[in-house]
RNA sequence: GGGCGGAUAGCUCAGUUGGCUAGAGCACACCCCUGAUAAGGGUGAGGUCGGAGGUUCGAGCCCUCUUCCGCCCA
Numbered sequence: 001g002g003g004c005g006g007a008u009a010g011c012u013c014a015g016u017u018g019g020c021u022a023g024a025g026c027a028c029a030c031c032c033c034u035g036a037u038a039a040g041g042g043u044g045a046g047g048u049c050g051g052a053g054g055u056u057c058g059a060g061c062c063c064u065c066u067u068c069c070g071c072c073c074a
Stems, first nucleotide, its partner, number of pairs: 001073007010026004019057001028044005050066005
């Protein structure tokens, strides 16, 4: 230098053919349960989806550029 894959909540990850409000588990806060703790149950907070631009009525998803990480080729 070229190719491929990945980046979504504090962490690990889903997200279908673009469709109406972005989710799960763990962790966190509060409550229930218990003599108490753990486990279990409930509620809640936490995201502008790596960044910028574009297409579209509508983008996590499609297109372009770009940053970082991993793998391969040279």